RNA sequence: GUGCAGCGCGCCUAGGGAUCCGGUUUUUUUCAAAAACGCAGGACCGAGAGGCGCAAGCCGGGCAGGAAGGGUCGUUUUGGCCUGCAUAGCCCGGUGACACGGCGGGACAAAAACCCGGGAGAC
Numbered sequence: 001g002u003g004c005a006g007c008g009c010g011c012c013u014a015g016g017g018a019u020c021c022g023g024u025u026u027u028u029u030u031c032a033a034a035a036a037c038g039c040a041g042g043a044c045c046g047a048g049a050g051g052c053g054c055a056a057g058c059c060g061g062g063c064a065g066g067a068a069g070g071g072u073c074g075u076u077u078u079g080g081c082c083u084g085c086a087u088a089g090c091c092c093g094g095u096g097a098c099a100c101g102g103c104g105g106g107a108c109a110a111a112a113a114c115c116c117g118g119g120a121g122a123c
Base pairs, nucleotide, nucleotide: 008054009053010052011051012050015045016044020042021041022039023037024036025035026034027033057095058094059093060092061091062090063089069083070082071081072080073079098118100121104116105115106114
């Protein structure tokens, strides 16, 4: 310098708007309906760089087992030995890091720190 591969899920919070419910205000024919208003509500969306938990992966140890393939010796049976108590499997413990970041665009009714995006860029 180049290429390939590479982190996920759940619950929650910061935050977010307004399809549904509720609320407030206005109009009216005042039951109700219409319009306006995010309104410390119900509910909903929700973080790579926020929290908690789990998981992939990796490291160490243990358990049982002693594949296939290959090599070698012998060959009557189709065997012994090595690769090798390796690879795979299960269990236990550990680890599971770090991370400055636009503009703009996108979805759902709409918005957002959601997605584009560990992007562009910076160091």
A computed fold for a 123-nucleotide RNA from Roseibium aggregatum, annotated as Guanidine-I riboswitch aptamer. It was read from a public genome assembly, where an Rfam model found it. The model forms 96% of the base pairs in the Rfam consensus. The prediction has a mean pLDDT of 79. NCBI's taxonomy places the organism under Bacteria, Pseudomonadota, Hyphomicrobiales, Stappiaceae, Roseibium.